Record summary: A computed fold for a 1413-nucleotide RNA from a soil metagenome, annotated as small-subunit ribosomal RNA. Rfam family: Bacterial small subunit ribosomal RNA.
[in-house]
RNA sequence: AGAGUUUGAUCCUGGCUCAGAAUCAACGCUGGCGGCGUGCCUCAGACAUGCAAGUCGAACGAGAACCUCCCUUCGGGGGGGGGACAGUGGCGCACGGGUGAGUAACACGUGGGUAAUUUACCUUUGGGUGGGGAACAACAGCCGGAAACGGCUGCUAAUACCGCAUAAUGCAGCGGCAUCGCAAGAUGACAGUUGUUAAAGCGGGGGAUCGCAAGACCUCGCGCCUGAAGAGAAGCCCGCGGCGGAUUAGCUAGUUGGUAGGGUAAUGGCCUACCAAGGCAACGAUCUGUAACCGGCCUGAGAGGGCGGUCGGUCACACUGACACUGACAUACGGGUCAGACUCCUACGGGAGGCAGCAGUCGGGAAUUUUGGGCAAUGGGCGAAAGCCUGACCCAGCAACGCCGCGUGAAGGAUGAAAUCCCUCGGGAUGUAAACUUCGCAAGAACGGGAAGAAUGAGUAGGGGACAACACCCCCUAUGAUGACGGUACCGUUUGUAAGCUCCGGCUAACUCCGUGCCAGCAGCCGCGGUAAUACGGGGGGAGCAAGCGUUGUUCGGAUUUACUGGGCGUAAAGGGCGCGUAGGCGGUCAUUCAAGUCACUUGUGAAAUCUCCGGGCUCAACCCGGAGCGGCCAAGUGAUACUGGGCGACUAGAGUGCGGAAGGGGCCAUCGGAAUUCUCGGUGUAGCGGUGAAAUGCGUAGAUAUCGAGAGGAACACCUGCGGCGAAGGCGGGUUGCUGGGCUGACACUGACGCUGAGGCGCGAAAGCUAGGGGAGCGAACGGGAUUAGAUACCCCGGUAGUCCUAGCCGUAAACGAUGGACACUAGGUGUUGGUGGUAUCAACCCCGCCAGUGCCGUAGCUAACGCAUUAAGUGUCCCGCCUGGGGAGUACGGCCGCAAGGCUAAAACUCAAAGGAAUUGACGGGGGCCCGCACAAGCGGCGGAGCAUGCGGAUUAAUUCGAUGCAACGCGAAGAACCUUACCUGGGUUUGACAUACACCGGAAAGCCUUAGAGAUAAGGCCCCUUUUGUCGGUGUACAGGUGGUGCAUGGCUGUCGUCAGCUCGUGUCGUGAGAUGUUGGGUUAAGUCCCGCAACGAGCGCAACCCUCGUUCUAUGUUGCCAGCACGCCCUUUGGGGUGGUGGGGACUCAUAGGAGACUGCCGGGGUCAACUCGGAGGAAGGUGGGGAUGACGUCAAAUCAUCAUGCCCCUUAUGUCUUGGGCUGCACACAUGCUACAAUGGCCGGUACAGAGGGCUGCGAUACCGCAAGGUGGAGCGAAUCCCAAAAAGCCGGUCUCAGUUCGGAUUGGGGUCUGCAACUCGACCCCAUGAAGUCGGAGUCGCUAGUAAUCGCAGAUCAGCAACGCUGCGGUGAAUACGUUCCCGGGCCUUGUACACACCGCCCGUCA
Repeated sequence: AGAGUUUGAUCCUGGCUCAGAAUCAACGCUGGCGGCGUGCCUCAGACAUGCAAGUCGAACGAGAACCUCCCUUCGGGGGGGGGACAGUGGCGCACGGGUGAGUAACACGUGGGUAAUUUACCUUUGGGUGGGGAACAACAGCCGGAAACGGCUGCUAAUACCGCAUAAUGCAGCGGCAUCGCAAGAUGACAGUUGUUAAAGCGGGGGAUCGCAAGACCUCGCGCCUGAAGAGAAGCCCGCGGCGGAUUAGCUAGUUGGUAGGGUAAUGGCCUACCAAGGCAACGAUCUGUAACCGGCCUGAGAGGGCGGUCGGUCACACUGACACUGACAUACGGGUCAGACUCCUACGGGAGGCAGCAGUCGGGAAUUUUGGGCAAUGGGCGAAAGCCUGACCCAGCAACGCCGCGUGAAGGAUGAAAUCCCUCGGGAUGUAAACUUCGCAAGAACGGGAAGAAUGAGUAGGGGACAACACCCCCUAUGAUGACGGUACCGUUUGUAAGCUCCGGCUAACUCCGUGCCAGCAGCCGCGGUAAUACGGGGGGAGCAAGCGUUGUUCGGAUUUACUGGGCGUAAAGGGCGCGUAGGCGGUCAUUCAAGUCACUUGUGAAAUCUCCGGGCUCAACCCGGAGCGGCCAAGUGAUACUGGGCGACUAGAGUGCGGAAGGGGCCAUCGGAAUUCUCGGUGUAGCGGUGAAAUGCGUAGAUAUCGAGAGGAACACCUGCGGCGAAGGCGGGUUGCUGGGCUGACACUGACGCUGAGGCGCGAAAGCUAGGGGAGCGAACGGGAUUAGAUACCCCGGUAGUCCUAGCCGUAAACGAUGGACACUAGGUGUUGGUGGUAUCAACCCCGCCAGUGCCGUAGCUAACGCAUUAAGUGUCCCGCCUGGGGAGUACGGCCGCAAGGCUAAAACUCAAAGGAAUUGACGGGGGCCCGCACAAGCGGCGGAGCAUGCGGAUUAAUUCGAUGCAACGCGAAGAACCUUACCUGGGUUUGACAUACACCGGAAAGCCUUAGAGAUAAGGCCCCUUUUGUCGGUGUACAGGUGGUGCAUGGCUGUCGUCAGCUCGUGUCGUGAGAUGUUGGGUUAAGUCCCGCAACGAGCGCAACCCUCGUUCUAUGUUGCCAGCACGCCCUUUGGGGUGGUGGGGACUCAUAGGAGACUGCCGGGGUCAACUCGGAGGAAGGUGGGGAUGACGUCAAAUCAUCAUGCCCCUUAUGUCUUGGGCUGCACACAUGCUACAAUGGCCGGUACAGAGGGCUGCGAUACCGCAAGGUGGAGCGAAUCCCAAAAAGCCGGUCUCAGUUCGGAUUGGGGUCUGCAACUCGACCCCAUGAAGUCGGAGUCGCUAGUAAUCGCAGAUCAGCAACGCUGCGGUGAAUACGUUCCCGGGCCUUGUACACACCGCCCGUCA
């Protein structure tokens, strides 16, 4: 000193939470010792029992036990000593100890006053202590009562009680003097005078004198009386200070004052009588709630905030309430009286009691101790003293309740032991930790020693004082009994024991495994847990503290989050709707005076303890002791006078008054006007009008709408009209008269601070609404009707009542907003506009330069979280007012005030959340805007959707119908071939180191193969065969392990789809911004393109685009077999003898073609446009022209997209089974729905015959020619060919000819019957093909929807992969024939860029409101 938490991210505002310290604490787990402290915070609840206040015989009488003396009738009596129990008397019991109920008060604190007072004991000091008297207890006797206790009679003493004497500096009266005061009067001291008031004795000692004695007398000590003074104590009075509530605003009758009296120690309404009518209060009276106050304690940097337990000071209380007595002091904790509640005793008549003293008990409670020891110390009471009493106090006991200290060992010790945990299986961790070696012993136990705390008493000795005195008494010195704690602390010897608690996701130091699976649970906040949890529970490990550790409660801190120090109010919470003005606060210039504030110094006080500093004592510390300091808004005194303030005097710059001028929808009243709407009457006129997106309701043949004329009535004032004017705000708009407020400006003259703000208060205050009375044209809540709609209590339309208008009176609120209170001063400018005015220009409109007042825009500094504000401040300052303190609950409830009502003003709490919010940023989105693109629409062509069939999917079915794919981007998809196999599914039968891999150990002999038998087969049994020297191969047994198309594509890799071949996605440096971010990448053009050009705080770069690659199109060069054949020669075939065919041969390279390599296209050339640009339009040339066509190529990323069943792979699961082998079945099963195709519905066609032209492929388990057989599928057969040679191979549409003639047909071919062919171990479930027969639906397809822009669509056939065969009509390729249309970008869909709004960010399939469950 800060941190977490609002967001995708950011800055701010703002709350919540945490880390710290503390505690009279409690609870959980644990617990070795000592020292010093602390210990009913709750029921001021009730209390059994014991103790807590007595003492004095040196004040007094009597006097038991006991001791002793004398007498004795031996029963006893008397005297002395002794002193118990009780009594009279004295002092004490008002202290000490407890508690905090009451009390908001002179109760407390602090400082004063008392000339308005008292004071026992103590100290100092003056004077005195004479002489008498009468009683009452005890006691004795009698009596009453259960008891407590009491009554009567009789006796007696005193330091008890009562007179008398004496007496003062006492008290009271009188007189003069002095001081204060206006006076009345008050006060003081001195010297007078008059009156009045006291007392008690006891003890010690004693030479002379007196006395029978006691004693007198002398002396000492104590006591007593009366004064004065002191100390300490107490009473009363006053200034100031310290709680909440205004949802408590008025309170008060002894109340406030006076006079007289009473009362008190004393002032005073303290009390009484009379008189007066006062007193207190917004500076908070009264009422109400709470509370003992302080020194101090805790916290805090401080200022503050909280608290008042222990210790100390004060107060109050003593079962509750009231009262007095005694006394120096009480309205008395362990005294009294009365009343009340409660408890106890009782013989029922009556009595007793008060733990908030110390222990202790019950109760209450989360919770708080022993019915201990001792007066040894300190202190107190009494006493002359010894001494007695003392639950004050000193000690001990209990409690980790707190603080402090100590210990549980130290050093060495690696094979890094065992064990446990983790692991990538290599190892790592616990860990020098342990074991082991050496060394050393807090507590406790045993033995031995052993304190300080003790000072001084009585006594003895010495010295001194007083005395007549050597007694006695007093003082000093020496000596001299006394210890509860306690045989404790401490010392020595021997022995010897002791660690837990919390935490480990971030904040916050500390990480892994297993279990669990939004369950169980955790949590201070954020938040963890839904199968890989560092957050739950356990284990291991680690971190922190430590005889404690955590939790809970409370307080302060952090929180500048109530802001005095030290905050704010345009948009985050927050400026009153506006003005006038009271109290209050603040206030211009000069001079003088006072000294209240202020400042300085001195003095007093601020108790001690605490705190701080210095020093000291316990072995240290805590703790204790000594000294110093600190501490007040305190008081008194002396001084200073700048500033503030009070008094007095002056000034004019603030403010105001007068004079002149101009502007204005400022206000109020009266009156006038025209346009328009509506209505009425009349004329013209005829079928519609009106209204809407489209309509309808409505009006109209009873004459509307339209149009003309006349009239009525109400309301509002077009144009001018302007970010122009006026007003405090609300607000104000036709003209004119009247009345009236304010501001501005120009010159002077006057007043002389008269000012600013303004709590309460008063007034004004839009619209709506209310009351009463008018008025009512238009408009128009409510209401009616018509539409729209799923509905439409709305938007639209037709009507229409209150109301809107006027008068009078209420209401008192608005986004009453500039969301910005008022006043004054200062701080760059630029540019409009309104009103006034000055200067210049000879006058002069305009123009130019200034000044003042208003009203706008832009902008510097500055401010601001940013947006923004910026001389009209949200800048810099001063003064005053109002308001805010997380969101919701709520501007609500209750109370009060106002209102006719509606309602307004004031204004909470419970409960609940961890946010709510402001500004800005990047995206995404919008039935926002701008620009642009795409077979996106449009324009076209052909389809799908209807039929039949094929294939796939859903569904239902099933023993199984294996699994996956599900909008586009699943559905002729994985599957480029399910009869067995495939195959993963089902049924049945087998098998278990396994169908498959590796390694090791042991054993075995061959195993495999072939044949036979059983069986559905797997398999089993038997036979044949064979090598040996072992190994290897092989088989068996066993161990590690194999195996899994089992799960998780939401744990993953890889690969793929999609947006999208869309033009985008980023980075470095720089710059801007507090920051997220921005800039670059935006802008102007252009492009298919972030393609290029220009501009620009940007300059560059990367991934994409393009190009480079393949292919097709033109040409050149080279090569020339199996390709080609123009020309030359030949062979063969046909021939109409003209010729034709055949590359078959020799040859040839011209051409085609093949292969390889070049050329060519670059907006290069010309012209127009364009910024002398990029580029674009047109043209030329060219095979090809502006990317020439096609392909390959897919940026950053999105969809937790798809795939664990291609493969790989983490984790989980199965292991005589979820592995593996096998038979048969299933994946083909079918009321249905969908998707993709094929074939059709026919004449641009079908059928028959003839005939022509491709390209690209494939072929040895293969393609298979010619030929022959079969109607055909096919068969027989085998030439040629591993292929530019041979074969598949017939291309088809096309063309020529014929036929059919619009029909369910010579269209269409499904379905079914029969017969066959081929493949294959095998065509039943379940193959394809052929022939004959059969001949279904279907006559061009609803809503809707798909493809395609040129060699494209459409149409026609051919080939290939997979493959024994085939469900292929699929897929992938190939060529043949070969169109139509595009005006255009409004709309639908998708996309790109810029911009705008946003409460969205899982991002519109978002968010979110209400009702109901």